[in-house]
RNA sequence: UGAAAUCUCAGGGGGUGCCGCCGCGAUCCGGCAGGCGGCUGAGAGGCAAAAGGCCAACCCCUCGAACCUGAUCCGGCUCGCACCGGCGUAGGGAUGGGAUGGGCCGAGCUU
Numbered sequence: 001u002g003a004a005a006u007c008u009c010a011g012g013g014g015g016u017g018c019c020g021c022c023g024c025g026a027u028c029c030g031g032c033a034g035g036c037g038g039c040u041g042a043g044a045g046g047c048a049a050a051a052g053g054c055c056a057a058c059c060c061c062u063c064g065a066a067c068c069u070g071a072u073c074c075g076g077c078u079c080g081c082a083c084c085g086g087c088g089u090a091g092g093g094a095u096g097g098g099a100u101g102g103g104c105c106g107a108g109c110u111u
Stems, first nucleotide, its partner, number of pairs: 001103001005100006011061004017039006023032002045055003067092003073086004
């Protein structure tokens, strides 16, 4: 001087979908922040309910596909979401401190 990695403190960013049955509603369709059950996922929760506001959990913070836009996108697959590939070297996107850790440089001593 202080890498990688791990942990930690404070701060910040973000999403919350799909299916079935029932209920509501003038039948169906569409719709609903309602009830029950199921699926995927790290996460699909709760309160409030006028305002998408507050809280929790979870993930992510520039080494940034957390998440948003394009996008009611294209192909495969699925009841559908999810998933796989493309788009995609696309356009955006939220950070500082500490500890552990040992690397590099220099000096001294000993052999």